[in-house]
Molecule: c-di-GMP-I riboswitch aptamer
Organism: soil metagenome
RNA sequence: AAAGGGCAAAGCCGCCGAAAGACGGCGACGCAAAGCUAUGGGCCUUUAGCCACCCCUGUUUUCAGUAGAGGCUAGUGGCCGCCAGGCUGCCGAA
Numbered sequence: 001a002a003a004g005g006g007c008a009a010a011g012c013c014g015c016c017g018a019a020a021g022a023c024g025g026c027g028a029c030g031c032a033a034a035g036c037u038a039u040g041g042g043c044c045u046u047u048a049g050c051c052a053c054c055c056c057u058g059u060u061u062u063c064a065g066u067a068g069a070g071g072c073u074a075g076u077g078g079c080c081g082c083c084a085g086g087c088u089g090c091c092g093a094a
Base pairs, nucleotide, nucleotide: 006031007030011026012025013024014023016021029081035087036086037085039084040083041082042079043078044077048073049072050071051070053068056065057064058063
């Protein structure tokens, strides 16, 4: 090579989660490491925190509470089916 097998994208259903996403079922776009690992880069998300704004209420003001939309933050959330690194590994004719 061949043969036998393996995994399972999108989508749908269930379920967990704030979300991203995970898990189970159906399903196959693909995959020779689409097996494992968030270590480097990258990407996704923002419960929470921070920043500036703003509505309303109280207050003489400062300020306090409350509602709203916006921005930033993952070395405490995720993705290894984005790239690299690390670990492990099946069959194999001429």